[in-house]
Transfer RNA from Micromonospora zamorensis, 74 nucleotides, folded computationally. RNAcentral records the identical sequence in 26 taxa. Taxonomically the source falls in Micromonospora (Bacteria, Bacillati, Actinomycetes, Micromonosporaceae). Rfam family: tRNA. It is annotated as a transfer RNA. The RNAcentral record of the sequence draws on ENA.
RNA sequence: GGGCCGUUGGAGCAAGCUGGCAGCUCACCUGGUUCUCAGCCAGGAGGUUACGGGUUCGAGCCCCGUACGGCCUA
Numbered sequence: 001g002g003g004c005c006g007u008u009g010g011a012g013c014a015a016g017c018u019g020g021c022a023g024c025u026c027a028c029c030u031g032g033u034u035c036u037c038a039g040c041c042a043g044g045a046g047g048u049u050a051c052g053g054g055u056u057c058g059a060g061c062c063c064c065g066u067a068c069g070g071c072c073u074a
Base pairs, nucleotide, nucleotide: 001073002072003071004070005069006068007067010026011025012024013023020057028044029043030042031041032040033039050066051065052064053063054062
């Protein structure tokens, strides 16, 4: 240089065939239970879906480019 894969709350991951309200676990916050803590129960907050464009009524998903990471190859 060429090819392929990945990038989504603090962490780890989903979101298929066929684009249609972005969800799960842990962590965090509040309340309950408890003498207290842990655990358990209930509730809550936290996301410009890596960045920039395009297509579309509508994009995490499709198209183009860029950045970063990984693998293969020369």